[in-house]
RNA sequence: UGCUCAUCCAGAGGGACUGAGGGAACGGCCCGACGACGUCCCGGCAACCGCCGCGAUCCCCGACCUGCCCGGUCGGCCGCGGAAACGGUGCCAAUUCCGACCAGGCGGCCACACGGGUCGCCCGGGCAGAUGAGAG
Numbered sequence: 001u002g003c004u005c006a007u008c009c010a011g012a013g014g015g016a017c018u019g020a021g022g023g024a025a026c027g028g029c030c031c032g033a034c035g036a037c038g039u040c041c042c043g044g045c046a047a048c049c050g051c052c053g054c055g056a057u058c059c060c061c062g063a064c065c066u067g068c069c070c071g072g073u074c075g076g077c078c079g080c081g082g083a084a085a086c087g088g089u090g091c092c093a094a095u096u097c098c099g100a101c102c103a104g105g106c107g108g109c110c111a112c113a114c115g116g117g118u119c120g121c122c123c124g125g126g127c128a129g130a131u132g133a134g135a136g
Base pairs, nucleotide, nucleotide: 003134004133005132006131007130008129013042014041015040016039017038021031022030023029026099027098028097043092044091045090048088049087051082052081053080054079055078060076061075062074063073064072065071096128101125102124104122105121106120107119108118109117110116
């Protein structure tokens, strides 16, 4: 860097340093010399992994019972719950800030022989991205 899976409408800020851009990218709209962004320190949020308890399961994987098969036990995988004092991350403006591509619903306006156009709101999917876990 690419792949797979899960999540992304909740939550959580002070100080020091620095000094002009930042919110990924395009458009919008925001944040920013009343100091943003960034770095460091402290604090906090959350609960992905790890940890603990209970359960389910026997498809798959691992270990063991035997040297093999069968069979079995335990663990992983799966579900629910817990702790957050300890470990690995993450996060602490705005829904991932909103949109962009596709489909649906409601409404306004325009056009109209039929087919429609445009704007606003709502909703679903997709793309892209972020974070974690995993495999290679």